A computed fold for a 74-nucleotide RNA from a Bacteroidales bacterium, annotated as c-di-GMP-I-GGC riboswitch aptamer.
The coordinates come from a structure-prediction model, not an experiment, and the mean pLDDT is 84.
[in-house]
RNA sequence: UAAGAUAAAGCCAAACCUGCCGGAAGACAGCGACGGAAAGCAACGGGUCUCAUGAGAUAGCCGGGCUACCUUAA
Numbered sequence: 001u002a003a004g005a006u007a008a009a010g011c012c013a014a015a016c017c018u019g020c021c022g023g024a025a026g027a028c029a030g031c032g033a034c035g036g037a038a039a040g041c042a043a044c045g046g047g048u049c050u051c052a053u054g055a056g057a058u059a060g061c062c063g064g065g066c067u068a069c070c071u072u073a074a
Stems, first nucleotide, its partner, number of pairs: 001073004011036002017030003021026001034060001040066002044063003047058004
């Protein structure tokens, strides 16, 4: 620098359920693993959702940005 294997060390944790916050989308914690090679960070562009039309939510919808573990190859 490139790639991501029916491998491996470690990591994250969907749905459901419980608690909690919020008007809602949804967030957080526990439980639990459907999945993930950035499912780490950040709403820049598009999308979607909520809406009290001011705005808000979603990075596990996509693109782009920044950073990073392991393995393999050069």
Description: Its Rfam family is "c-di-GMP-I-GGC riboswitch aptamer". Rfam links the family to the GO term cyclic-di-GMP binding. The sequence was found by an Rfam model in a public genome assembly. The organism belongs to Bacteroidales, within Bacteria.